The RNA shown here (transfer RNA) has 76 nucleotides and comes from Methylotenera sp.
Rfam family: tRNA. Rfam's curators write: Transfer RNA (tRNA) molecules are approximately 80 nucleotides in length.
The same sequence occurs in records of 7 taxa.
RNA sequence: GGCCGGGUAGCUCAGUCGGUAGAGCAGCGGAUUGAAAAUCCGCGUGUCACAGGUUCGAUUCCCGUCCCGGCCACCA
Numbered sequence: 001g002g003c004c005g006g007g008u009a010g011c012u013c014a015g016u017c018g019g020u021a022g023a024g025c026a027g028c029g030g031a032u033u034g035a036a037a038a039u040c041c042g043c044g045u046g047u048c049a050c051a052g053g054u055u056c057g058a059u060u061c062c063c064g065u066c067c068c069g070g071c072c073a074c075c076a
Base pairs, nucleotide, nucleotide: 001072002071003070004069005068006067007066010025011024012023013022019056027043028042029041030040031039049065050064052062053061
């Protein structure tokens, strides 16, 4: 340098043939207990990597850039 995959909540990840985002874990509050653990109940204002474009409307489609992983190639 070329190709492929990925970037969404603190972490691991889903998601929608375009209609305004969710699960598990963690965390916080409460119940329970002599006190804990376990269990149960409740709690999410996330610039959906960044910037443009299309559209009434973009996390989703198109273009560019950045970052991460893999494969291939090149130079010395």
The coordinates come from a structure-prediction model, not an experiment, and the mean pLDDT is 81.